Bacterial RNase P class A from Marvinbryantia formatexigens, 367 nucleotides, folded computationally.
It matches the Rfam family "Bacterial RNase P class A". By type it is a ribozyme.
RNAcentral records the identical sequence in 2 taxa.
Of the family's consensus pairs, 95% are formed in the model.
Its mean pLDDT, the model's own confidence on a scale to 100, is 76.
NCBI's taxonomy places the organism under Bacteria, Clostridia, Lachnospirales, Lachnospiraceae, Marvinbryantia.
[in-house]
RNA sequence: UGAGUAGAGUAAAUGGUCGCGGCUGGCUGUCCGAAAGGUGCCAGACGAGGAAAGUCCGGGCUUCACAGGGCAGGAUGCCGGAUAACGUCCGGCGGAGGCGACUCCAGAGACAGUGCAACAGAAAUGAACCGCCGGCGUGCGCACCCGCAGAGGAUGCGCAUGUCUGGUAAGGGUGGAAGGGCAGUGUAAGAGACUACCGCCCGUCCGGUAACGGACGGGGCACAUGUAAACCUCAUCCGAAGCAAGACCGAAGAGAAGCAUAUGGCGGCCCGUCAGCUUCAGGUAGGUCGCUCGAACCUGGCGGCAACGCCAGGUCUGGAUAGAUGACCAUUCACGACAUAACCCGGCUUACCGCUCUGCUCACACA
Numbered sequence: 001u002g003a004g005u006a007g008a009g010u011a012a013a014u015g016g017u018c019g020c021g022g023c024u025g026g027c028u029g030u031c032c033g034a035a036a037g038g039u040g041c042c043a044g045a046c047g048a049g050g051a052a053a054g055u056c057c058g059g060g061c062u063u064c065a066c067a068g069g070g071c072a073g074g075a076u077g078c079c080g081g082a083u084a085a086c087g088u089c090c091g092g093c094g095g096a097g098g099c100g101a102c103u104c105c106a107g108a109g110a111c112a113g114u115g116c117a118a119c120a121g122a123a124a125u126g127a128a129c130c131g132c133c134g135g136c137g138u139g140c141g142c143a144c145c146c147g148c149a150g151a152g153g154a155u156g157c158g159c160a161u162g163u164c165u166g167g168u169a170a171g172g173g174u175g176g177a178a179g180g181g182c183a184g185u186g187u188a189a190g191a192g193a194c195u196a197c198c199g200c201c202c203g204u205c206c207g208g209u210a211a212c213g214g215a216c217g218g219g220g221c222a223c224a225u226g227u228a229a230a231c232c233u234c235a236u237c238c239g240a241a242g243c244a245a246g247a248c249c250g251a252a253g254a255g256a257a258g259c260a261u262a263u264g265g266c267g268g269c270c271c272g273u274c275a276g277c278u279u280c281a282g283g284u285a286g287g288u289c290g291c292u293c294g295a296a297c298c299u300g301g302c303g304g305c306a307a308c309g310c311c312a313g314g315u316c317u318g319g320a321u322a323g324a325u326g327a328c329c330a331u332u333c334a335c336g337a338c339a340u341a342a343c344c345c346g347g348c349u350u351a352c353c354g355c356u357c358u359g360c361u362c363a364c365a366c367a
Stems, first nucleotide, its partner, number of pairs: 001363010012332007020047002023044005031038002049338001053349002056347005061242004073238005078092005093107001094105004108233002113231002115227003129172002131168005136162008145153002180198002183195003199221001200219008246289004255280005263275004296315008333336001
């Protein structure tokens, strides 16, 4: 310098004007209210994101349920750790990819059972299509024998051949996969039939918390292909619903009870009834809380490889309920992406214009 890999930060900047939201302080009389306060006005400091998104996991919180156990259903699945918890994160192990930095893995069980495996291929689960080899038959050639000779016949060898028979998993071909691999011995040809090495299985020992790794010995391999994010088996975990959860206050109207020697209308009285007043229950309209101080954030120190934890100091940082973050102007630049909280928090996943920084790897050049 180029190529790459892992991670972090930022999300146009500055100033001004107007507007919106809750908060704090002040004013408010002639507006409302019994009051608290509301309304209105003024001032002040604040006011969306790294994903606020998808709503996919986990937890807090709330209501209901709950002696205990089981069925069903769902999720997870190497080991150790972190955490409130997790399917997340960190560190390892094993496997796969890459020269490397590094990345990826849903990584238990396929001798419990069931299912599936297109096409190709003889055959896809317990294999003979081609090829190779033996036997038998036939044909040809050669040798030799029987025969006076010829014809013919017997035997052996070689070659070729077959709607025959048997052996063979070395080789070919198909396939993602063909019954451990590879070399040798062996054989008619072959074969774990036998032997060495590798793989697999079993055992012992050593190292490691463990996953696992290593060494040694044994088994000739009878378990024999893949698939369990197919059913299934094993182990672990999970009560249900969710802030429209839920708690409190509570009109008007309707309802119930009461009203004296004393309330009004129904011509005087009684009953009754309508109204009025008082009380009660209920919980609608509406209101208050839940609601944002929290597994919080910032800085520093300590422990730990790390995730993370502990300690000290500091900060208060949206809370609406028709729902607030916007608009305009000026200057500058690299000309601005994805996207707008609705109870909260920890994760995951997905979207995203660019810019900046750091660790590491490889190649080339120079010193």